This is a predicted structure of a 343-nucleotide RNA (Bacterial RNase P class A) from a Candidatus Bipolaricaulota bacterium. The coordinates come from a structure-prediction model, not an experiment, and the mean pLDDT is 77. The sequence was found by an Rfam model in a public genome assembly. Rfam family: Bacterial RNase P class A. Rfam describes the family as follows. Ribonuclease P (RNase P) is a ubiquitous endoribonuclease, found in archaea, bacteria and eukarya as well as chloroplasts and mitochondria.
RNA sequence: GGAGAGGGUCAGAGAGACGCCGGCCCGCGGCGCAGGUCGCGGGCUGGAGGAAAGUCCGGACUCCGCAGGGCAGGCCACUGAGGAAAUCUCAGCGGGGGCGACCCUCGGGACAGUGCAACAGAGAGCAGACCGCCGAUGGCCCGGGCAACCGGGAUCAGGCAAGGGUGAAACGGUGGUGUAAGAGACCACCAGCGGUCCGGGCGACCGGGCCGGCUCGGCAAACCCUGGUCGGAGCAAGGCCAAGUAGGAAGGCGCUCGAGAACGGCCCGUUCGAGCCUUCGGGUAGGCCGCGCAGAUGAAUGUCUCUCCGCGACAGAAUCCGGCUUACCGACCCUCUCCCUAU
Numbered sequence: 001g002g003a004g005a006g007g008g009u010c011a012g013a014g015a016g017a018c019g020c021c022g023g024c025c026c027g028c029g030g031c032g033c034a035g036g037u038c039g040c041g042g043g044c045u046g047g048a049g050g051a052a053a054g055u056c057c058g059g060a061c062u063c064c065g066c067a068g069g070g071c072a073g074g075c076c077a078c079u080g081a082g083g084a085a086a087u088c089u090c091a092g093c094g095g096g097g098g099c100g101a102c103c104c105u106c107g108g109g110a111c112a113g114u115g116c117a118a119c120a121g122a123g124a125g126c127a128g129a130c131c132g133c134c135g136a137u138g139g140c141c142c143g144g145g146c147a148a149c150c151g152g153g154a155u156c157a158g159g160c161a162a163g164g165g166u167g168a169a170a171c172g173g174u175g176g177u178g179u180a181a182g183a184g185a186c187c188a189c190c191a192g193c194g195g196u197c198c199g200g201g202c203g204a205c206c207g208g209g210c211c212g213g214c215u216c217g218g219c220a221a222a223c224c225c226u227g228g229u230c231g232g233a234g235c236a237a238g239g240c241c242a243a244g245u246a247g248g249a250a251g252g253c254g255c256u257c258g259a260g261a262a263c264g265g266c267c268c269g270u271u272c273g274a275g276c277c278u279u280c281g282g283g284u285a286g287g288c289c290g291c292g293c294a295g296a297u298g299a300a301u302g303u304c305u306c307u308c309c310g311c312g313a314c315a316g317a318a319u320c321c322g323g324c325u326u327a328c329c330g331a332c333c334c335u336c337u338c339c340c341u342a343u
Stems, first nucleotide, its partner, number of pairs: 001339010012308007020047012049314001053325002056323005061234004073230005078092005093107002095104003108225002113223002115219002130164002132160003137157003140153005172190006191215001193212008238289004248280006260272004309312001
């Protein structure tokens, strides 16, 4: 100098003008006995994010349901610790990727069962023979021999899976023995699996010794099995107050012996006239709470001007909290890795 890895901070800055929503205080006015409430004016002050998003997990809170148990269904799945809990965090283990710093939509079970594997390829599930190798054995052909038989051919049957080729994956790898050619058929080492023993670690697990058969796997984010866990709905949850000329119940009065209403207050009178009054309880409209050190229920956080720089991304709260995931122009800081160059 270049290319990266992990973590953190910020998310244009400054000034001015006009506004929006909330809170507190002061003044004036209306209503009210008053606490107070409404309106106007003034002052001070608070007002989006790291993800407010997706609504993917877990809770708080609320209502409904619930003797107990089961089926179905959803979710989770290595170890230890933290945590209210979690598909959470931290530290590890194993697997995978990267030269490395480091990273990961990885993590029970594939001899319980059912299933899947496109294309290519001969063969993809207790597999298979296209090219190939052999042709020991039994035939065939050629040559030799009186004959038994000997030599040759790769021609038929047959044997093989070493090598080539296909594929993401082809029933261990390398070397040797062996053989007609071959093959864990046998041997040595290595890899893997199972058993057992020793050592280390709380543990997942790691290291090593011996033995065994020489040895086929993959997918469970396919169904499924095992273990654990889960009642349902969600702040438009839900609670309180509560009007009518809406409707319910009870009581009283009244229905031609007339309650009540209208005719300006009273009496008389006239007309209408079957309902009228009181009390109680539930809901609707509406209001309040739920509701937050932003915060409403038409629901605010905006617009304009000037200066500067690197010309500014993703994006806007609606019950709250803990997480995860996704989106994001860039700037700065810390630690670390690899490469190149110079000393």